Source information: This is a predicted structure of a 358-nucleotide RNA (Bacterial RNase P class A) from a marine sediment metagenome. Model confidence (mean pLDDT): 76 of 100.

RNA sequence: CAGCACAGAUGGUCGCGCCGCAAGAACAGUCUUACGGUGAGGAAAGUCCGGGCUUCAAAGGGCAGGAUGCCGGAUAACGUCCGGUGGAGGUGACUCCAAGGCCAGUGCAACAGAAAAUAAACCGCCGCAGCAGUGCGGUAAGGGUGGAAUGGCGGUGUAAGAGACCACCGCUUCUUUGGUAACAAAGAAGGCUGUGUAAACCCCAUCCGAAGCAAGACCAAAUGUGAAGCAAUACGGCGGCCCGUCGUGCUUCCGGGUAGGUCGCGUCCUGCGGUACAAGCUGCAGGGGAGCUGCCGGGUGACCGGCAGUCAAGAUAGAUGAUCAUCAGAUACAGAACCCGGCUUAUAGUGCUGCUCA
Numbered sequence: 001c002a003g004c005a006c007a008g009a010u011g012g013u014c015g016c017g018c019c020g021c022a023a024g025a026a027c028a029g030u031c032u033u034a035c036g037g038u039g040a041g042g043a044a045a046g047u048c049c050g051g052g053c054u055u056c057a058a059a060g061g062g063c064a065g066g067a068u069g070c071c072g073g074a075u076a077a078c079g080u081c082c083g084g085u086g087g088a089g090g091u092g093a094c095u096c097c098a099a100g101g102c103c104a105g106u107g108c109a110a111c112a113g114a115a116a117a118u119a120a121a122c123c124g125c126c127g128c129a130g131c132a133g134u135g136c137g138g139u140a141a142g143g144g145u146g147g148a149a150u151g152g153c154g155g156u157g158u159a160a161g162a163g164a165c166c167a168c169c170g171c172u173u174c175u176u177u178g179g180u181a182a183c184a185a186a187g188a189a190g191g192c193u194g195u196g197u198a199a200a201c202c203c204c205a206u207c208c209g210a211a212g213c214a215a216g217a218c219c220a221a222a223u224g225u226g227a228a229g230c231a232a233u234a235c236g237g238c239g240g241c242c243c244g245u246c247g248u249g250c251u252u253c254c255g256g257g258u259a260g261g262u263c264g265c266g267u268c269c270u271g272c273g274g275u276a277c278a279a280g281c282u283g284c285a286g287g288g289g290a291g292c293u294g295c296c297g298g299g300u301g302a303c304c305g306g307c308a309g310u311c312a313a314g315a316u317a318g319a320u321g322a323u324c325a326u327c328a329g330a331u332a333c334a335g336a337a338c339c340c341g342g343c344u345u346a347u348a349g350u351g352c353u354g355c356u357c358a
Base pairs, nucleotide, nucleotide: 001354002353003352004351005350006349008327009326010325011324012323013322014321016039017038018037019036020035022033023032024031025030041333045344046343048342049341050340051339052338053212054211055210056209065208066207067206068205069204070084071083072082073081074080085099086097087096088095089094100203101202105201106200107197108196109195122143123142124139125138126137127136128135129134151169152168154166155165156164170192171190172189173188174187175186176185177184178183216263217262218261219260226253227252228251229250230249234248235247236246237245238244267288268287269286270285271284272283273282274281275280289311291310292309293308294307295306296305297304298303
């Protein structure tokens, strides 16, 4: 310098969530108790990218908006990763880079400076005029300003200078060779044009439907609405009375879906079985998986293939804790809330491997 691992350990006591099982209470899958099992991370975080999943939308194309931008590869996908190229930094191991285009157009360049791009003469140098102060002209070699001033350096040349000319370097174009490519090397030609800035507008190329688990799916009281039936005799209104009619009552059913609940949700799917008042739950078997562990093989590597085992928190006001003892020099950042692949950020201390310099 690079990569990786651990994230205090053991035991006692008290306590909590979930699952299994047993008992008791109550009859809901509820509650209580006993026993057994299990119970946060390397980042669970930020929510910055990509995907699964869900609902809505959706012929196709365009506008707007956003993201990305050297080459090749990996991947379900990515703005991620791997291997290279080029550039920058470091003695080195190694690290870092949004790394297309400002001869399509437009804009900006503070301060300093004479002049900041249709470029530019402050000092200096040179020529001419003048006694002189000075004036006119030439000049970008030198000084000065600046992040940046018409490529650098040496010579020829000149009044002094200047790619005006020449050698070398650089630049541009072409050719050849190597490489899948980015690109590199060599050769030839062009005297050689106007600086920088595109995480400035913009241009070019590629990609992007929207919202997100409070997504969403389902079950379903009570009350009320609607329909049918029941009452041979109920009550009330209309009425002097009867008939009739309206309302009240009871039962069943339809639809909606509130309270409440179930699932999503703890590998997924299918089949068979068991169970329950419903959504559901659960046992077994088979298959799948972008999960995890180990081994083997391929690849420089990201990663891929095969085999075996395993799939291990799942709450809903939210559990995963507290305390004591011993050991240790000491314990940081920090707490799941649909899941997975990345990135970024925070992090006490310890250990391992390889490499570099002295």